[in-house]
Small-subunit ribosomal RNA from an uncultured prokaryote, 1530 nucleotides, folded computationally. Rfam family: Bacterial small subunit ribosomal RNA. The RNAcentral record of the sequence draws on ENA. The coordinates come from a structure-prediction model, not an experiment, and the mean pLDDT is 83.
RNA sequence: AGAGUUUGAUCCUGGCUCAGAAUGAACGCUGGCGGCGUGCCUAACACAUGCAAGUCGAACGAGAAAUCCCGACUUCGGUUGGGAGAGUAAAGUGGCGCACGGGGGAGUAACGCGUGAAUAAUCUACCCUCGUGUUCAGGAUAACGUCGGGAAACUGGCGCUAAUACUGGAUACCGGCCUUUAAGCUGUGGUCUUUAGGCUGAAAGGUGACCUAUUCAUGAAAGUUGUCGUUUAGGGAGGGGUUCGCGUACCAUUAGCUUGUUGGUGGGGUAAUGGCCUACCAAGGCGACGAUGGUUAGCUGGUCUGAGAGGAUGAUCAGCCACACUGGAACUGAAACACGGUCCAGACUCCUACGGGAGGCAGCAGUGAGGAAUUUUGCGCAAUGGGGGAAACCCUGACGCAGCAACGCCGCGUGAGUGAAGAAGGCUUUCGAGUCGUAAAGCUCUGUCAAGUGGGAAAAAAACCUUUCAAUUAAUAGUUGAGAGGUCUGAUGGUACCACUGGAGGAAGUACCGGCUAACUCCGUGCCAGCAGCCGCGGUAAUACGGAGGGUACAAGCGUUGUUCGGAAUUACUGGGCGUAAAGAGCGUGUAGGCGGUUUGGUCAGUCAGAUGUGAAAGCCCUGGGCUCAACCCAGGAAGUGCAUUUGAUACUGCCAUUCUUGAGUAUGGGAGAGGAGAGUGGAAUUCCCAGUGUAGAGGUGAAAUUCGUAGAUAUUGGGAGGAACACCCGUGGCGAAGGCGACUCUCUGGACCAAUACUGACGCUGAGACGCGAAAGCGUGGGGAGCAAACAGGAUUAGAUACCCUGGUAGUCCACGCCGUAAACGAUGAGAACUAGGUGUAGCGGGUAUUGACCCCUGCUGUGCCGGAGCUAACGCAUUAAAUUCUCCGCCUGGGGAGUACGGUCGCAAGGCUAAAACUCAAAGGAAUUGACGGGGGCCCGCACAAGCGGUGGAGCAUGUGGUUUAAUUCGACGCAACGCGAAGAACCUUACCUGGAUUUGACAUCCUCAGGAAAGCUGUAGAAAUACAGUCCUCCUUCGGGGCAGCGGUGAAGGUGCUGCAUGGCUGUCGUCAGCUCGUGUCGUGAGAUGUUGGGUUAAGUCCCGCAACGAGCGCAACCCUUGCCCUUAGUUGCCAUCGGGUAAUGCCGAGCACUCUAGGGGGACUGCCCGGGAUAACCGGGAGGAAGGUGGGGAUGACGUCAAGUCCUCAUGGCCCUCAUGCCCAGGGCUACACACGUGCUACAAUGGCCGGUACAGAGGGUUGCGAAGCCGCGAGGUGGAGCUAAUCCCACAAAGCCGGUCUCAGUACGGAUUGGAGUCUGCAACUCGACUCCAUGAAGGUGGAAUCGCUAGUAAUCGCGGAUCAGCAUGCCGCGGUGAAUACGUUCCCGGGCCUUGUACACACCGCCCGUCACAUCACGAAAGUUGGUUGUACUAGAAGUAGGUAGCUUAACCCUCGGGGGGAGACGCGCCGAAGGUAAACCCAACGAUUGGCGCUAAGUCGUAACAAGCUAACCAAGGGCGAA
Repeated sequence: AGAGUUUGAUCCUGGCUCAGAAUGAACGCUGGCGGCGUGCCUAACACAUGCAAGUCGAACGAGAAAUCCCGACUUCGGUUGGGAGAGUAAAGUGGCGCACGGGGGAGUAACGCGUGAAUAAUCUACCCUCGUGUUCAGGAUAACGUCGGGAAACUGGCGCUAAUACUGGAUACCGGCCUUUAAGCUGUGGUCUUUAGGCUGAAAGGUGACCUAUUCAUGAAAGUUGUCGUUUAGGGAGGGGUUCGCGUACCAUUAGCUUGUUGGUGGGGUAAUGGCCUACCAAGGCGACGAUGGUUAGCUGGUCUGAGAGGAUGAUCAGCCACACUGGAACUGAAACACGGUCCAGACUCCUACGGGAGGCAGCAGUGAGGAAUUUUGCGCAAUGGGGGAAACCCUGACGCAGCAACGCCGCGUGAGUGAAGAAGGCUUUCGAGUCGUAAAGCUCUGUCAAGUGGGAAAAAAACCUUUCAAUUAAUAGUUGAGAGGUCUGAUGGUACCACUGGAGGAAGUACCGGCUAACUCCGUGCCAGCAGCCGCGGUAAUACGGAGGGUACAAGCGUUGUUCGGAAUUACUGGGCGUAAAGAGCGUGUAGGCGGUUUGGUCAGUCAGAUGUGAAAGCCCUGGGCUCAACCCAGGAAGUGCAUUUGAUACUGCCAUUCUUGAGUAUGGGAGAGGAGAGUGGAAUUCCCAGUGUAGAGGUGAAAUUCGUAGAUAUUGGGAGGAACACCCGUGGCGAAGGCGACUCUCUGGACCAAUACUGACGCUGAGACGCGAAAGCGUGGGGAGCAAACAGGAUUAGAUACCCUGGUAGUCCACGCCGUAAACGAUGAGAACUAGGUGUAGCGGGUAUUGACCCCUGCUGUGCCGGAGCUAACGCAUUAAAUUCUCCGCCUGGGGAGUACGGUCGCAAGGCUAAAACUCAAAGGAAUUGACGGGGGCCCGCACAAGCGGUGGAGCAUGUGGUUUAAUUCGACGCAACGCGAAGAACCUUACCUGGAUUUGACAUCCUCAGGAAAGCUGUAGAAAUACAGUCCUCCUUCGGGGCAGCGGUGAAGGUGCUGCAUGGCUGUCGUCAGCUCGUGUCGUGAGAUGUUGGGUUAAGUCCCGCAACGAGCGCAACCCUUGCCCUUAGUUGCCAUCGGGUAAUGCCGAGCACUCUAGGGGGACUGCCCGGGAUAACCGGGAGGAAGGUGGGGAUGACGUCAAGUCCUCAUGGCCCUCAUGCCCAGGGCUACACACGUGCUACAAUGGCCGGUACAGAGGGUUGCGAAGCCGCGAGGUGGAGCUAAUCCCACAAAGCCGGUCUCAGUACGGAUUGGAGUCUGCAACUCGACUCCAUGAAGGUGGAAUCGCUAGUAAUCGCGGAUCAGCAUGCCGCGGUGAAUACGUUCCCGGGCCUUGUACACACCGCCCGUCACAUCACGAAAGUUGGUUGUACUAGAAGUAGGUAGCUUAACCCUCGGGGGGAGACGCGCCGAAGGUAAACCCAACGAUUGGCGCUAAGUCGUAACAAGCUAACCAAGGGCGAA
């Protein structure tokens, strides 16, 4: 510090996710030791048991027992007295403490907390200090005794007694109150000090020591003295109470709240101010700077995170607050409205004799419950601290320790060195090896931790005892302080630590390994099981699932989950945005608020600087120190950005004065304008009415129909009525804030602009709320209504057509008044101000020069456009009219959907508007640009693509292939073009892969090892359908004599498979397409994907060439080079040829000779737009012409760019993986692939006279042939037979070419066309023609009379037509591959169909239009809204009720202390009853919140449901926004 994820790719916007740190954690697996910490986050739920607050006999009265000892008595059981136990235990009065310490965080949004102030408005027990006192009296009461009540808890009557308990009197340094004096002080309110007078207010003793003066006389009392206590007054320390400034969560879908409320006066109350309380008076007080209400929450120091600013949090430790079963209340006290006190009410639990009682772990342990989850019913007061005490000492679950828990942090260990035969074994393997791996073993060492043995701390000082000195004192008592000596005290714990012993011995796991993110292979599984933080893996070769080996990371831990911050600049103060991504309000006026020109002076609030106080401790940071280190702990420092007070500074801001004119405004003079409102006027057109002319149609459409018209339409002429809108002018012209405004005239009226001067003197800008304006549609009332026209009706279109088109047609559109308040209300761009290159239009008003004048030219201001630079922007683009650079103010945004929806509020007559969520769900949604693809977008161009022609297919019969069906099997593959006479260039057996049956198992075939052993094959015979089996026969080779070769039998590895996967593959092939395209290097442009080049102007068959150009070059394609054909030359002439010469024949190159010609097959030439004319940019090139055998690529072939279709082929071959192994292998026989209601493709033959038949007759090319072609001759009607010459081929054979030509016949018919089918007879091949061959002859003679929709081929030696040959092959050709013969027609042209190329445009497509995608309906499911209502809860109000309790008042009643004349009375107190307040409870009407709710509404989500086709291309009716009506849905 970043990374992954939207796309085919790119940049941006934007969300989601990850890597980090942390944790009071939990869960999973694992677990050696120690130190230091931490440990119910949930039920403030309920609690058994034990302990957690007592102490003082030196305040007081009283006071046991067990047991032991001694004595007496004894019935020997015991009884009794004394002493010790013991002034002890336990209880009581009294004092102090119990308000501390400890706990948890329910409540609380508050002066509760934090911070800083105030208290002149206050209190303070114990402690310290300084004064003053401590006097004289009195009456009770508990304990106890006795008599009762009660189950118990407890309690009543009577009687006795003490005090530092209680009460009265005296005294008063002093305090309080009243009156009063004067001066200081001061914060100006008062307060402190001071003068005088009056009234009033105290007390308690305990204990130690001493005898010097008194009394008694060892010593005591008084007394003296010490100490503790006590009274009163002042001061201090520490601790509180109260008040104030500032800070302190969310919701405005909470906007108004308040009657003790706000203030005053009198009174009451408190330690104290105060409506704190009360009576009266006034009517105030709070609130947009957020009152009131609701929700949530203890606050802080701090903690976590972060670079910081911030954000989150408030465990442990510390400060404050509030609470103690729930609610209320007071008492005591210095302090409480009191955790382990009291009273009452309530709920709950327990006891009960049913009458009544008891209780409060949010103290420490512990239990149950809840929960994912949190410990021992431990030891000790040794230390520190606290309470009581004079002290010893007692108490202390505070605390110190230990136990449990890897819960966290820190430290240590599980060994070190050497060791290659790279062991065994595991895993992998290309079978060579690699890896675990120096790892192990082995050898040499060490001794931490743990274990054992032994030793063994510090934490301990005080107190107490003895003693010395000093102080106090009359004192050597006593006490206090300092010193010395002594005794005694340790829970932890025989712990830390140390030494020794033996010996590598006892001690490693967890997660991960597709990318992010370090780490890879094998097996299993087969969209299953499963994984997953995000993207995403898994459908037979998964580095992503599960296991294994290996590796990576961390380590006594490692992962997962939850939570917080970070990354996230993703709420942006630091530090974001708003033209198109989310985001500028439709527009204006203007309130509060914010901001604000210029001069001088003042002030010092903001601001800046210094000082002082504070900012607790701990923590963080720095330095040093202590535990062996560290964690941890100790000491010191720094910091604490804050608050308050104070002293200064005065530039800026504010405030108070003052000045100015440039901002703003006013006055004067002008011109421009669809600016607004009202009234009037005008012409053109549509429609309607009347009349004329006139006749059969008109109208409308893609085409039609509905409709109008012979009752006279349409057309045309004249006249009239009525409403609405204003052609031309009209212009990216004008005006207005926006919406918007368009004939002409008048009236009223708003604003802007220009020019020149004068005036005011900052009067300004923006603008939350508020108010006003606001297209169209719509609503209300009343008019009006020509045209147009939702709805509606009809006609068409269509599968349907609730639409588009047509004919009609009502609201509405128009006017007046009133509502509505929304629009894609858009420049998708808020308002204002300043500044920053230009060019060119246009509108309005000026100025200058010049002119007679108008133009023209230059120039200023205001408005409105275009182009463009810097700059900005993600890009597109904006650019003085900014989206540049800055300032001020307002509005708005924070992923998509849900949703601008629900609920609530508010406005509206309604429609509806404004405000405005959440659950749930997705990992995207989106902007701009790029490359493609596509378009019922555009432009240009090509192709037998159409058109123009010729001939076919589709109809018939047959052949052949396919589908389907059938079958034991009908083997398999190929499926639009680009499967279907295709693989198959040839299924009777074989082929053959299929079926049935019979055999076989190292095998039909290759190779290696091993064993025994010398054969096997062949031949003959038997059985059998054959394979095969059995029998017989036949019997080895080489040799160096060691052995080797060969075949077969048995065994092992291994063979074999036309079994699967062409979607694991190679190779080969098809196709777009012989279409003209496809790319690269360097450079340049762009943030980038990419672009440029390759586009443009011409041209071509062509990205062919030329020209231009930020491109310049190059490659694969095109073309050419190759083959063939067409002309010529040359070379060579056998098997070819025969012109000339000779010979021969009935005839023939038959023979000699020859190589001229033809031909054969080698080599050359020739054609290149080379020449001429014209066009064209003078180019490329095009048109025409000459010459030429051939002319513009001469014809044909071979040749197939980058790529596309997961195209085809595992059954040609090769090959990974999987599967079978007495079978899916292999052998054999027979059958099947040849089936047959049917459908399709490709062909053959025809339907006839351009023909059939008969006879005669002419002319090819290219091939094949020895397992072959096979001549002549003979036989057969023929297929063919016989025959065997010749030929390994320019020699011989196949081999007669056919159409054609000549002659004849048939005469339009199912025929002398056509030949299917069938019967009979044969031929050939072959082991074998039954299933199932071809051919021949005789006979038979079917359909068929030119073929519906539709569809195919062909542009010249082509189509059409005619025959010939070859491969395969024993035989079998209408198929396929070749060959030649005869030999046309037509092409105007590119509108349309199909396919293709280039450019451009749109796009929501990229699996690329066979794309994408919308809504209803149906099914399943989630969350939410409404709903008659039901249930629960919170809160306040009103009424009722009224426990406990304080103060109040109190007739009567009761009453020890004081008074008294002793009879009583007074005073005070108490109980009961009274009324005020008042908790729980009850009733009533409500708000609000939550849950449930038949039914209902939409929404989301959900591989393959239904209906349509709305959107994206001109999406086929351009789309979208607002509004109204209608309709299955879009």